[in-house]
């Protein structure tokens, strides 16, 4: 330089191919049950606006564009 992947609650992840009703799931976090007590289990909370900036649509995590990290191949 060219090409692939990939950036999504603290963490790990799914969802993108086909756009649409509150972004789901695991783990951690609170707080409460349970228990002599931990711990496991059991409920119920709070954490995202989906790498950024523009664009298309009535409507974007999704489709277009450009940049930006990250990991990988080739030269």
């Nucleotide at each position: 330089a060219a090409c692939g992947g990939g950036g999504u609650g603290g963490u790990a992840u799914a969802g993108u191919c086909u756009g649409g009703a509150a972004a789901g799931u695991a783990u951690g976090c609170a707080a409460g049950g349970c228990u002599c007590a931990u711990g496991a289990c059991c409920u119920u909370g709070a954490g995202g606006u989906c790498g950024u900036u523009g664009g298309u649509u009535c409507a974007a995590a999704u489709c277009c564009a450009a940049c930006c990290c990250c990991c990988g191949u080739u030269a």